[in-house]
RNA sequence: CGAGUAAAUUGGAUAGUCGCGGGUCUUUAAGGCCUGAGGAAAGUCGGAGCUCCAUAGGGCAGGGUGCUGGGUAACACCCAGUGAGGGCAACCUCAAGGAAAGUGCCACAGAAACAAACCGCCGGCAGCGGAGAGCCAACUCUGCGUUUUUUAACGGGACUUGACUCUCCACUGCCGGUAAGGGUGGAAAGGUGAGGUAAGAGCUCACCAGCGUCCAGGUGACUGGUCGGCUAGGUAAACCCCACCUGGUGCAAGACCAAAUAGAGGAGCAUUGGAGCGGCCCGCUCCGCUCCCGGGUUAGGUCGCUAGAGAUGUCAGGCAACUGGCGUCCCAGAUAGAUGACUAUCUAUAACAGAACUCCGCUUACAGAUUUACUCGCGGU
Numbered sequence: 001c002g003a004g005u006a007a008a009u010u011g012g013a014u015a016g017u018c019g020c021g022g023g024u025c026u027u028u029a030a031g032g033c034c035u036g037a038g039g040a041a042a043g044u045c046g047g048a049g050c051u052c053c054a055u056a057g058g059g060c061a062g063g064g065u066g067c068u069g070g071g072u073a074a075c076a077c078c079c080a081g082u083g084a085g086g087g088c089a090a091c092c093u094c095a096a097g098g099a100a101a102g103u104g105c106c107a108c109a110g111a112a113a114c115a116a117a118c119c120g121c122c123g124g125c126a127g128c129g130g131a132g133a134g135c136c137a138a139c140u141c142u143g144c145g146u147u148u149u150u151u152a153a154c155g156g157g158a159c160u161u162g163a164c165u166c167u168c169c170a171c172u173g174c175c176g177g178u179a180a181g182g183g184u185g186g187a188a189a190g191g192u193g194a195g196g197u198a199a200g201a202g203c204u205c206a207c208c209a210g211c212g213u214c215c216a217g218g219u220g221a222c223u224g225g226u227c228g229g230c231u232a233g234g235u236a237a238a239c240c241c242c243a244c245c246u247g248g249u250g251c252a253a254g255a256c257c258a259a260a261u262a263g264a265g266g267a268g269c270a271u272u273g274g275a276g277c278g279g280c281c282c283g284c285u286c287c288g289c290u291c292c293c294g295g296g297u298u299a300g301g302u303c304g305c306u307a308g309a310g311a312u313g314u315c316a317g318g319c320a321a322c323u324g325g326c327g328u329c330c331c332a333g334a335u336a337g338a339u340g341a342c343u344a345u346c347u348a349u350a351a352c353a354g355a356a357c358u359c360c361g362c363u364u365a366c367a368g369a370u371u372u373a374c375u376c377g378c379g380g381u
Stems, first nucleotide, its partner, number of pairs: 001377010012346007020036006038352001042363002045361005050250001052248002057282004062246005067081005082096001083094004097241002102239002104235003118182002120178008129169006136162003140158003144155004190208006209231001211228002214225004254303004263293001265292005273287004310329008
């Protein structure tokens, strides 16, 4: 200097004039003073505070979470680790318990996806063909040998043919062995190499992976080492099993005041009953409950409504998340719903975007400016 990773701040300022919401004071004046949207106010995905059901419970079902240890009011969040995957790295991601409790599923291809042989390799038997050798028989020939008065006979030799036996090669069929080689596939009885075998196979051995025993370290997830048999997949983001957690409802919750009115209305159940608490059971409470018809209020007011699991400075503890002590501060509470307009100067930062009971998270949106730490590359000293 460049390219990245992680995190943080900010996202207009100053002065004046007029105009809005809330609070407070007084001399009640068109008065003074203080204060007034976010880092996400968005989504409504989680967790709670609070409210009522309700006087208070237990269980089942249902739902949620899922490596370990911490943090917190709590959480599916945060911190720190372990394991796996990605990246040269800083770092990032994880729907990360159990397949030996059971039930399912793995299309197509392939012989076969809890189990096996399509091609192939080896061995045996048989058939057919070829080659070679041995042996026998027959025909022909013979310059060899023997015999015969001679034709010729016998033996040997050469050639040809046929049968039989053996060996080798090839093909076909059957039987047996095989799962090493080839093929299919995401995955085929752990992988690589050597020995061994009729041919092969953890059959044996060496080195790895997986599984299990034992030892050591660690709170733990887990890690390292030793030994061992040789090893039948994957899927629970399928049903399921295991561990832990879990009532419902929601500020349009709910409470009070004011005002107004019409119930001699009808039907049903009824103490062995009915109602109440999202579903069911037990338990508890109450004595009435349910439905239909008709009438009044319904744009009334007050509370809930903002002093908080608050903000901030500092010290201590902790790797951290966070916790505790001391000090300082009060920073929206609208309800047809408030912060706008103008002028001047400076400056760039021109984005996403407006509270409605509150808080802690998560997710999503965001032009840019500034800052810190770390990683990689190039160059210089």
This is a predicted structure of a 381-nucleotide RNA (Bacterial RNase P class A) from a Syntrophomonadaceae bacterium. Of the family's consensus pairs, 95% are formed in the model. The sequence was found by an Rfam model in a public genome assembly. Rfam family: Bacterial RNase P class A. Rfam classes the family as a ribozyme.